[in-house]
RNA sequence: GGGCUUGUAGCUCAGUUGGCUAGAGCGCUGCCUUCGCAUGGCAGAGGUCAGGGGUUCGACUCCCCUUAAGUCCA
Numbered sequence: 001g002g003g004c005u006u007g008u009a010g011c012u013c014a015g016u017u018g019g020c021u022a023g024a025g026c027g028c029u030g031c032c033u034u035c036g037c038a039u040g041g042c043a044g045a046g047g048u049c050a051g052g053g054g055u056u057c058g059a060c061u062c063c064c065c066u067u068a069a070g071u072c073c074a
Stems, first nucleotide, its partner, number of pairs: 001073007010026004019057001028044005050066005
């Protein structure tokens, strides 16, 4: 330098033949339960869907550029 894959909540990840509000588990906060802790139950907060642009009535999803990580080739 070139090819491929990946980037979604603090962490691990789902979600795409474009369409109703972006989700799960763990973690975090509050409440209940306990003498207290753990376990359990209930509720809640937390996201510019890597960044920018384009197409479209509508984009996490399609196209282009950039960027980071992994891998292969030279």
Model confidence (mean pLDDT): 80 of 100.
Predicted 3D model of a 74-nucleotide RNA (transfer RNA) from Candidatus Falkowbacteria bacterium RIFOXYB2_FULL_34_18.
RNAcentral records the identical sequence in 5 taxa.
Its Rfam family is "tRNA". Its family is annotated with triplet codon-amino acid adaptor activity in the Gene Ontology.
Lineage of the source: Bacteria > Bacteria candidate phyla > Candidatus Falkowiibacteriota.